[in-house]
RNA sequence: GCUGCGGUAACUCAGACUGGGAGAGUGCACGGCUGAAGACCGUGACGUCGCGUGUUCAAGUCACGCCCGCGGCA
Numbered sequence: 001g002c003u004g005c006g007g008u009a010a011c012u013c014a015g016a017c018u019g020g021g022a023g024a025g026u027g028c029a030c031g032g033c034u035g036a037a038g039a040c041c042g043u044g045a046c047g048u049c050g051c052g053u054g055u056u057c058a059a060g061u062c063a064c065g066c067c068c069g070c071g072g073c074a
Stems, first nucleotide, its partner, number of pairs: 001073007010026004020057001028044005050066005
């Protein structure tokens, strides 16, 4: 230098192919249960969806550029 995949909550990830509600589990806080705790149950908080531009009525999703991580080729 070329190329494939990836970057979404504190962590692990889904959602992207087919544009319209941002989600799950774990963790955390509070409550229930218990003599107390664990387990279990309920509720809740936490997101510039890597950055920017463009397309569109509307972008996590499409296009382009850039940054970062892992792998392959050279």
A computed fold for a 74-nucleotide RNA from a Thermoplasmatota archaeon, annotated as transfer RNA. Its Rfam family is "tRNA". Rfam classes the family as a transfer RNA. NCBI's taxonomy places the organism under Archaea, Methanobacteriati, Thermoplasmatota. The same sequence occurs in records of 3 taxa. The RNAcentral record of the sequence draws on ENA.